Large-subunit ribosomal RNA, domain I from an uncultured Clostridia bacterium, 548 nucleotides, folded computationally. It was read from a public genome assembly. The coordinates come from a structure-prediction model, not an experiment, and the mean pLDDT is 84.
[in-house]
Context: one part of a larger RNA
RNA sequence: AGCAUAUAGUGGAUGCCUUGGCACUAGGCGCCGAUGAAGGACGCGACAAGCUGCGAAAAGCCACGGGGAGCCGCACAUAGGCUGUGAUCCGUGGGUGUCCGAAUGUGGAAACACACUAAGGUUAAUCCCUUAGUAUCAUAACAGGAAUAAAAUACUGUUAUGAGGGGAACCCAGAGAACUGAAACAUCUUAGUACCUGGAGGAAGAGAAAGUAAAUCAACGAUUACCUAAGUAGUGGUGAGCGAAAGGGUAUGAGCCCAAACCAUUUGAAGAAAUUUGAGUGGGGUUAGGACCCAAUAAGAGCAUGGAUAUCGUUAGCUGAACAUUUUUGGAAAGUUAGACGAAACAGGGUGACAGUCCCGUAAGCGAAAACGAUAGACACUCGUGGGUAUCCAGAGUAGCACAGAGCACGUGGAAUUCGGUGUGAAUGUGGGAGGACCAUCUCCUAAGGCUAAAUACGACCUAGUGACCGAUAGUGGACAGUACCGUGAGGGAAAGGUGAAAAGAACCCCGGGAGGGGAGUGAAAUAGAAACUGAAACCAUGUGCUU
Numbered sequence: 001a002g003c004a005u006a007u008a009g010u011g012g013a014u015g016c017c018u019u020g021g022c023a024c025u026a027g028g029c030g031c032c033g034a035u036g037a038a039g040g041a042c043g044c045g046a047c048a049a050g051c052u053g054c055g056a057a058a059a060g061c062c063a064c065g066g067g068g069a070g071c072c073g074c075a076c077a078u079a080g081g082c083u084g085u086g087a088u089c090c091g092u093g094g095g096u097g098u099c100c101g102a103a104u105g106u107g108g109a110a111a112c113a114c115a116c117u118a119a120g121g122u123u124a125a126u127c128c129c130u131u132a133g134u135a136u137c138a139u140a141a142c143a144g145g146a147a148u149a150a151a152a153u154a155c156u157g158u159u160a161u162g163a164g165g166g167g168a169a170c171c172c173a174g175a176g177a178a179c180u181g182a183a184a185c186a187u188c189u190u191a192g193u194a195c196c197u198g199g200a201g202g203a204a205g206a207g208a209a210a211g212u213a214a215a216u217c218a219a220c221g222a223u224u225a226c227c228u229a230a231g232u233a234g235u236g237g238u239g240a241g242c243g244a245a246a247g248g249g250u251a252u253g254a255g256c257c258c259a260a261a262c263c264a265u266u267u268g269a270a271g272a273a274a275u276u277u278g279a280g281u282g283g284g285g286u287u288a289g290g291a292c293c294c295a296a297u298a299a300g301a302g303c304a305u306g307g308a309u310a311u312c313g314u315u316a317g318c319u320g321a322a323c324a325u326u327u328u329u330g331g332a333a334a335g336u337u338a339g340a341c342g343a344a345a346c347a348g349g350g351u352g353a354c355a356g357u358c359c360c361g362u363a364a365g366c367g368a369a370a371a372c373g374a375u376a377g378a379c380a381c382u383c384g385u386g387g388g389u390a391u392c393c394a395g396a397g398u399a400g401c402a403c404a405g406a407g408c409a410c411g412u413g414g415a416a417u418u419c420g421g422u423g424u425g426a427a428u429g430u431g432g433g434a435g436g437a438c439c440a441u442c443u444c445c446u447a448a449g450g451c452u453a454a455a456u457a458c459g460a461c462c463u464a465g466u467g468a469c470c471g472a473u474a475g476u477g478g479a480c481a482g483u484a485c486c487g488u489g490a491g492g493g494a495a496a497g498g499u500g501a502a503a504a505g506a507a508c509c510c511c512g513g514g515a516g517g518g519g520a521g522u523g524a525a526a527u528a529g530a531a532a533c534u535g536a537a538a539c540c541a542u543g544u545g546c547u548u
Stems, first nucleotide, its partner, number of pairs: 001547007009539001015533001016498002020470002022467007029459002031166002039100003042055003046078001050074002061094006070082003105114003115134007136163009170201001171199004181188001185237001211220002224251005234242002255451003258395001262283009289393003292388004300383003305380002309376007317366003323339001325338001328335001340357002342346001348360003400424004405419002410436001431446005485492002508519004
C1' cells in the first nucleotide's frame, strides 16, 4: 500500500407517516364598486419583529339568536385581568372604518403637499382643529349669455339622475397572424385558432316565421342544447382536407309589445284667409290583421309587474345506542384470553400498538330572534267577444339590380339564401318575399321596429364526497412562499417536513474560556438529546487477519 472483516464517523438514500396538492362527482352560489371596490400603505397588543384579526370606537364596539365553562389568536412564558349578572366562542344584523387606490377640491415621485366654501370648536387675537361640500363626462330641467342692431348660437353656471374602476373561466362583437399540413409550394390548411380591443351577465347570445317542407295529395309550427341522421349529401390545386341540413328521438317549454290608420289634447311654422304642415302627451291597435260600421259589455285566461300570508331551504346549533368486565404480554391495550351488550349507528378520525360498545362523530330525528333564497299565492294588475268589408293603415334611399368582397359545410361555381361597401333604385295587400340560377303553376309566409324565462356554457367562491391519483427530487412554483434572493424595470424565483405517548427538554457534579464532552437524572428506548424517526452507498478512521 492492497484485499477481507468488525466497529465508529460522515452522509441522507430507503421504509413508514401527512398538515399540502391533483383530478372528478353532486348540490349551492355567481358579480363587487362614488353608501368609495379589488388591491395596498401606515397603524392598533402590558411586553409585540412576523403572520392573523382589526381601524384613532383599531386581536376590537352594540343588539339579537346559539352555546354552557372556561377564556385573554398563531404562541407552549411572565405580569395583570375577564367569566353562571353567562365570558371566550359560533351565526345574523348594525356601528366605527386613518391614508392611498376609479380616486373624484388642486397638485403629486401612490399611501404625501397645499387649498376654497359653509357651519362649529379653541384663542386676548392669530395659528390650529372638527364636520360637510367642491373632479370629469352624459342626459334632463332651469338660469345667465358674446363677437353682431334684434334674434339665435357658441359658451357659463345651478340642480337632479347616471357613468367611470376591478373580476377565474364562460358569452357577444370589432380586429386578426404564423409555424404547421398538403410529405416542396402559391389557392387551400393551421383558423376565424392564438394574440389585441370594446361590452354585458349570472349566464350571454338566439328566439315567436317575408320559416321548414311537400310537389296533381300532404304535413309541421319560436329559440336553445344533447343523441341521431352522418363522416352521409356535398365541397375541395376533386389534393391535403373541410363537412352540413331536413327528418326522427330527448331536455325544456311561453309568448308578447310598438310604428301606422283613427280619436282627444297641448304646442309650433307657412299663409291675407280658407287651409297646409310639424312636434309632444294620452287613448286605440299589432296579423285569430287592424282602423271604420253594426251588435254585445262578461265568461274566462295570464302572472315575465307589485304583494299580505303560508310552507320549505340556507346562514349558528341540539339529541344521539352499547363492557369503568376479565386473563395475559407490554412503558402504554385498542392486541391476546374468557364472557357480555348495541346496531335505522360495523362511514371516518382520535385516544401511549389494531376500539361497533373511551372521545369526536355516524344512522335516525329535532332546531332560528335576524337576514337571504325558492315555491304556492288571496288581492292588485294585464289580457280578453261576434259579424260586415266601400274607404284608410300595415316599418323606403328600404327590397331588388350592377360591381368588387365577406359569410353560409358550399374555394364563383348553374349559386339560391345572409351581410355590409360603392352606384342605382321599386311595388303598396288585386301588393310583396321564399320554395338552391331563372320562368309559369301551386304551396308557405308577411321583410325593411322591439322584448322574452327554462332546457345550455363556465367555476373565482361555498358545502358534502370520491379516487387501480401523488406522498416531500413526487404532488401546485409553494405541506414552509409568490417568501428569501436576483433584476433599473417588465419580470424571474428557490431550498427547506418528521424528538417523544407525554417536554417528562437533562436539577446537581466534573473537564473546558467556550463549543463540546463525562457522570447523574427523565424516558420503553437518549446509537430518541433538540445537528434528534428509520439511517443504505460513496467517502474517512481505528482494531484484527492475509498478501506484497